RNAcentral holds the sequence, with entries from Rfam. The RNA shown here (transfer RNA) has 72 nucleotides and comes from Rufibacter sp. DG15C. Its Rfam family is "tRNA". It is annotated as a transfer RNA. Rfam links the family to the GO term triplet codon-amino acid adaptor activity. Its mean pLDDT, the model's own confidence on a scale to 100, is 80.
RNA sequence: GGCUAUGUAGUUCAACGGAUAGAAUAGACGUUUCCUAAACGUUUGAUCUGGGUUCGAUUCCCGGCGUGGCCA
Repeated sequence: GGCUAUGUAGUUCAACGGAUAGAAUAGACGUUUCCUAAACGUUUGAUCUGGGUUCGAUUCCCGGCGUGGCCA
């Protein structure tokens, strides 16, 4: 350099083109306990970026960027 796959909470993953983007775990607070851990309850937090298609885009298309793989 070419081809290809991929990009969503701190992390691991969900989400027929139609919603308030969910879950686990992590974080914060609380209950319990002499204390800690565990358990239980509450809570914070995310769609890589710019365009396009569409009544409607996390989802489809194109460019850019990042990451992985293959080839040279």